Record summary
The RNA shown here (c-di-GMP-I riboswitch aptamer) has 82 nucleotides and comes from uncultured Paenisporosarcina sp. Its mean pLDDT, the model's own confidence on a scale to 100, is 83. The sequence is in RNAcentral, with records from MGnify.

């Protein structure tokens, strides 16, 4: 980053899981989109709250749990005309 070419990924939703406390993840189907929608939770945001504060219960707070398809940053990489 070009109405170029070749490949790739896969939202919602559905089903499943001797995954998980949940958020969510994974697998199969699916096709909204994506030029890094490859990888990394380092900074901010957002989601969740098992556990802890906290004892009896409730409420509330907190990430050590998530999200890279929320943004920034780091890192690796395919094609390639004018």
């Nucleotide at each position: 980053g070009a109405c170029a070419a070749u490949a790739g990924c896969a939202a919602a939703c559905u089903u499943a899981u001797u995954c998980g406390a949940a958020a969510g993840a994974u697998a199969a189907g699916g096709a909204c989109g994506c030029a890094a929608a490859g990888c990394c939770a380092c900074g901010g945001g957002c989601c969740u709250a098992a556990a802890u504060a906290u004892u009896u219960u409730u409420c509330u707070a907190u990430a050590u749990g998530g999200u890279a398809g929320c943004c920034g940053g780091g890192u690796u990489g395919c094609c390639g005309a004018a």